[in-house]
Context: one part of a larger RNA
């Protein structure tokens, strides 16, 4: 992992609502007794309970009563009479109460054959090294001291086996082993190691102290019991079909993943509203707008109270000011906690029309009370987040189908069943891949683009529009020629001659035209060139603004890609026609629900309601079976389904149907339990 078997809303009592039955202003017996055809039933038994009257704390009174001084007022009642007993079903309560599951707590005992420490009594430690005190002798001393040589054999001394330990590395890691093997290490006469016997026991022991150890178990051992502890937590909870169908919100909570009440669902009963549109009448202060309409904030200018500075003065005055600046005026402009104003929506009421059970109340039963995305209006945040918090709508949740390559919520569209019928939506029509290699006119040259990254800014890319200038009296571009003179203008300067710089009547002359000079250049000149002019040529050439499509800007972590192939359209823009395209709509046939025709409806999680199938047994009933029951295994067939029937083979003795009743009554899941493979 698979197979088979087992495996979870039960039972008792009390109670609520509803259904059925009996009796009914009444209903009913309990214990017990008698009887009987004795696991059963019948007959007694009225104690008691519920109902028929309430009010008050009570005495008590009573259709009233309590409060009160009250005959007042007020509270609760009466003026509507239906209950009760039993059974079925739903829910609740008390019990283990749908099943399994803690870590823990308490009590009685059992453990020191492991290990910790202690007591008693035994045992063990190859070999080698070092050489303390003391002693002896000699030297030495006045005597000590001291020195040397011997002797001696101390030490939690040294090296190193047994023995004890476990430092390092490798292996081992379903091991040879639930802690080892190999290597390398530490101690090895000591706080050493060890045998045997004995002691200390669970909030207790023991501990050279690590919360270590106390039998592979220790921040409180193990065993049995209280005990089915408790679990607002996790997991699991078994046949079918039909109808309806939520919530993830508010308030409260030692409350936040729980619960109570309300909201939203369903079933029953009763009742009569509900919704939409239009019209009319209202309340309101949002969007917007405005602010010489307030509060606050605020641009520039005018005026310049007052202040600062300077002058002057004994002082008071006075004068000046490119400083600051009130009020007022002009001008510009801001506000969630500003408003002289002020919508659209939404809300309330009335009327009419449309719609047609959608509304409301009560009663039974719930689930939900983690929501999420998108769009819009906002708060918060960075006008960040697949962020977070509100509001309005929608979808997912609980929604299948088509499109977006793929995809919870984006677009289209709400699946009763069947059909090898048709029409469409979104989206598409070269191939993958159903349908246009459609039509017309443009644009793009970047594979831009083709559904899915991008800005400021840049750009004689290309294309369109508008306005405007020059032009056959010859434009624009090119080519040929000229581009001069007073003069090197004056000043400055070492120099300054068109061209370092300053000045200006930048003037005048000759001219077709030529600046007291547009740039390069020289130390200064020179030189080249431009403006300007003529000739040649022969028809368009410039400027500004606004669009379209391109282009640079363009950098992300494993090669790349529009879904792919690929495409110059099969890209982009505008217009048009045809076609494809869904569980949408239509057509045909069928089923179910509501309420019968007709008609409408029939997606669905939590959940509510309804109708059934199967299993085991009991009672009744009429049946089947050795001419073959149940069971097993194939085939055919009926039913929307759970399932049913017929029949072949097998099997060899019991068994189904119907009407009722009663349940140990349905398994794919619980890291389920047991067995097998």
């Nucleotide at each position: 992992g698979c197979c088979u078997a087992c495996g979870a809303g039960u039972u008792a009592c009390u109670u609520u609502a509803u259904c059925u039955a009996g009796c009914a202003a009444g209903g009913u017996u309990a214990a017990g007794a008698u009887u009987u055809u004795u696991a059963g039933g019948a007959u007694c038994g009225g104690a008691g309970c519920c109902g028929u009257a309430g009010c008050g704390a009570a005495a008590g009174c009573g259709a009233g009563u309590c409060u009160g001084a009250a005959u007042a007022g007020g509270g609760c009642g009466a003026u509507u009479u239906a209950g009760u007993u039993a059974g079925g079903u739903u829910g609740a309560g008390u019990a283990g109460a749908c099943g399994c599951g803690a870590a823990a707590c308490c009590g009685u005992g059992u453990g020191a054959u492991c290990u910790a420490c202690c007591c008693u009594u035994g045992g063990g430690c190859a070999g080698g090294u070092u050489g303390a005190a003391g002693c002896u002798u000699u030297g030495u001393u006045a005597a000590c001291c001291c020195a040397a040589a011997g002797u001696g054999g101390a030490g939690g001394a040294c090296c190193g086996a047994a023995c004890c330990c476990g430092u390092u590395g490798a292996c081992g890691u379903u091991g040879a082993a639930a802690a080892g093997u190999c290597u390398u290490g530490g101690g090895a006469u000591g706080a050493c190691c060890u045998g045997a016997g004995g002691g200390u026991a669970g909030g207790g022991g023991u501990g050279a102290a690590a919360g270590g150890c106390c039998a592979a178990u220790c921040a409180a051992a193990c065993u049995c019991g209280g005990a089915a502890a408790u679990a607002g937590c996790u997991c699991g909870u078994a046949c079918u079909c039909c109808c309806c169908g939520a919530a993830a919100u508010g308030c409260a909570u030692u409350u936040a993943g729980g619960u109570g009440c309300a909201g939203c669902g369903u079933u029953g009963u009763g009742u009569u509203a509900g919704u939409u549109u239009u019209a009319u009448a209202g309340a309101g202060g949002u969007a917007g707008a405005g602010c010489u309409a307030c509060u606050g904030a605020u641009u520039g200018g005018a005026u310049g109270c007052g202040g600062g500075g300077g002058c002057u003065u004994c002082a008071c005055c006075g004068c000046c000011u490119a400083c600051c600046a009130a009020u007022u005026c002009c001008u510009g402009a801001c506000a969630a906690a500003c408003u002289c104003c002020g919508a659209a929506u939404g809300c309330u009421a009335u009327a009419a029309a449309a719609u047609g059970a959608u509304g409301c109340a009560c009663a039974g039963c719930a689930g939900u009370g983690a929501g999420g995305g998108c769009a819009u209006g906002g708060g918060u945040g960075c006008u960040a987040a697949g962020g977070u918090c509100c509001a309005u709508g929608u979808c997912c949740g609980a929604g299948a189908g088509g499109g977006a390559a793929a995809g919870a919520a984006c677009c289209c569209a709400g699946a009763c069943c069947a059909u090898c019928a048709g029409c469409u939506a979104a989206g598409g029509u070269c191939c993958c891949a159903a349908a246009a290699u459609a039509u017309a006119u443009g644009c793009u040259a970047a594979g831009u683009u083709g559904a899915a990254u991008a800005a400021a800014c840049g750009c004689g890319g290309u294309u369109g529009a508008a306005c405007u200038g020059c032009u056959u009296a010859g434009a624009c571009a090119g080519c040929u020629a000229g581009g001069a003179u007073g003069u090197u203008g004056g000043c400055u300067u070492g120099g300054a001659a068109g061209c370092a710089g300053c000045c200006a009547u930048u003037c005048a002359u000759u001219u077709a035209a030529a600046g007291a000079g547009u740039g390069c250049g020289u130390a200064a000149c020179a030189g080249c060139u431009c403006a300007c002019u003529a000739g040649u040529c022969g028809a368009g050439c410039g400027g500004u603004u606004c669009g379209g499509c391109a282009u640079g800007g363009a950098u992300a972590a494993u090669a790349a890609u529009c879904g792919g192939g690929c495409a110059u359209a099969a890209g982009c823009a505008u217009a048009u026609u045809a076609c494809c395209g869904a569980a949408g709509c239509u057509a045909u046939g069928g089923g179910a629900u509501a309420u019968u025709u007709a008609u409408a409806u029939c997606g669905g999680u939590a959940g509510g309601g309804g109708a059934g199938c199967a299993u085991u047994g009991u009672a009744g009933u009429g049946a089947c079976g050795u001419u073959g029951a149940a069971g097993g295994u194939g085939a055919u067939u009926c039913g929307u389904g759970a399932g049913g029937a017929u029949u072949g083979c097998u099997g060899g003795a019991g068994u189904a149907g119907c009407u009722a009743c009663a349940a140990a009554a349905g398994a794919a899941a619980a890291u389920g339990u047991a067995g097998g493979c």

Record summary: The part of an RNA shown here (large-subunit ribosomal RNA, domain II) has 677 nucleotides and comes from Aquimarina brevivitae. The prediction has a mean pLDDT of 84.